[in-house]
RNA sequence: CUCUUAUCCAGAGCGGAGGAGGGACAGCCCCGAUGAAUCCCAGCAACCGGAUUAUGUGUCACGGUGCUAAUUGCUGCGGAGUUUAAAUACUCCGGGAGAUGAGGG
Numbered sequence: 001c002u003c004u005u006a007u008c009c010a011g012a013g014c015g016g017a018g019g020a021g022g023g024a025c026a027g028c029c030c031c032g033a034u035g036a037a038u039c040c041c042a043g044c045a046a047c048c049g050g051a052u053u054a055u056g057u058g059u060c061a062c063g064g065u066g067c068u069a070a071u072u073g074c075u076g077c078g079g080a081g082u083u084u085a086a087a088u089a090c091u092c093c094g095g096g097a098g099a100u101g102a103g104g105g
């Protein structure tokens, strides 16, 4: 980098350093000097390994990981339904894209 597969409406700091950006991309809409990104610590989770077990869609959180505003912030393509004067508004279903884990190339 790529393929397969599972999950993505829950959860998590008034800490230290840092110093202006960030929320993948586009359009919106938001967060940010009352301190962004990033690093450390802390925490959450339980995908893989491990330990344990009354063997239960069980427990632990030791290791590998990921994550710690807003549903993956919303939408971005197709279909169905309700609705509108309508090329309107809303809801649902399925995709696509993305993120993360695990396995393969």
Base pairs, nucleotide, nucleotide: 001105002104003103004102005101006100007099008098013041015040016039017038021031022030023029025076026075027074028073042068043067044066045065047064048063049062050060051059052058072097077094078093079092080091081090082089

The RNA shown here (SAM riboswitch aptamer (S box leader)) has 105 nucleotides and comes from a Syntrophomonadaceae bacterium.
Its mean pLDDT, the model's own confidence on a scale to 100, is 86.
The organism belongs to Syntrophomonadaceae, within Bacteria.
It was read from a public genome assembly, where an Rfam model found it.